Transfer RNA from Dactylosporangium sp., 73 nucleotides, folded computationally. Taxonomically the source falls in Dactylosporangium (Bacteria, Bacillati, Actinomycetota, Micromonosporales). The sequence is in RNAcentral, with records from ENA.
């Protein structure tokens, strides 16, 4: 330089034929306990890496770009 992957919550992921985002861990809070864990209820928490395009509509398509991983050269 060319190819082939991924980038969603604080962490590791799923996500529908393009229709208005979720899981489990953590995290607050509460129930329990002598206190704690585990369990159990409830919460809060995401500009879907930017940026352009197509659409009535985009996490999903299409293009650049940035970042990681891998492969050729």
């Nucleotide at each position: 330089g060319c190819c082939c992957u991924g980038c969603a919550a604080g962490c590791u992921c799923a996500g529908a034929a393009g229709g208005c985002a979720g899981a489990g861990c953590g995290c607050c809070g509460g129930u329990g306990u002598g206190a704690a864990g585990a369990a159990c209820c409830g919460g809060a928490g995401g500009u879907u890496g930017c940026c352009c395009g197509u659409u009535c509509g985009a996490u999903c398509c299409g293009g650049g770009c940035g970042c990681g991983g891998g492969g050729c050269a």

Record summary:
It matches the Rfam family "tRNA". Rfam's curators write: Transfer RNA (tRNA) molecules are approximately 80 nucleotides in length. Its family is annotated with triplet codon-amino acid adaptor activity in the Gene Ontology.